[in-house]
RNA sequence: UCCAGAUAAGGGCAAAACUAUUGAAAAAUAGUGACGCAAAGCUUCAGGUCUAAGGCCGCUUUAGGCUACGAUAGCUGGGUUCCCUGG
Numbered sequence: 001u002c003c004a005g006a007u008a009a010g011g012g013c014a015a016a017a018c019u020a021u022u023g024a025a026a027a028a029u030a031g032u033g034a035c036g037c038a039a040a041g042c043u044u045c046a047g048g049u050c051u052a053a054g055g056c057c058g059c060u061u062u063a064g065g066c067u068a069c070g071a072u073a074g075c076u077g078g079g080u081u082c083c084c085u086g087g
Stems, first nucleotide, its partner, number of pairs: 002087004012037002017032006035074001041080003045077003048072003054067004
């Protein structure tokens, strides 16, 4: 430096659900909690997915449609850094 994660040690993260707060929502944060994770560390670069406040379209009004500049890194790929063990 590269590959692998069967075994061992030290550990790490924390799904759903519930409570509180924020938000238009998706969702996020904190606490409780562990479904899982060897990058479930970081990064929206590409694709996907979710939402649609605002904007646009439409309408007599309403209903409705489109749209990310919002969200997801625990959807996939890329980029980047790293613990232990073995080769």
Molecule: c-di-GMP-I riboswitch aptamer
Organism: Priestia megaterium